[in-house]
RNA sequence: GUCUUGUCCAGAGUGGCGGAGGGAUCGGCCCUAUGAAACCACCGCAACCGGCGCGAAUCUGCGUAGCCUGGUGCGAAUUCCGAGCAGGCGCUUCCUGCGAAGACAAGAG
Repeated sequence: GUCUUGUCCAGAGUGGCGGAGGGAUCGGCCCUAUGAAACCACCGCAACCGGCGCGAAUCUGCGUAGCCUGGUGCGAAUUCCGAGCAGGCGCUUCCUGCGAAGACAAGAG
């Protein structure tokens, strides 16, 4: 990097270092010298995988509203909003649904 499945309106920041960008892309709109990104430390959130418990089941294994936090992940704004299609309303705006793209987890080749 490719494919599959699941989730994405909840939640959680300080310090050091650094010195101008960042929010994937494009458009918008934001954040940022009252200090961006990156990196480091500590703190925290969550519970996908994992462990324990519980349930049904003949077993491999399955489910789960409970507990833990070992492996990941995450800590401005719904994935910040939109992007394509369909519908509603309507007149270029708003709403709803599905999708695309992206992120993350687990797995496959």
Molecule: SAM riboswitch aptamer (S box leader)
Organism: Armatimonas rosea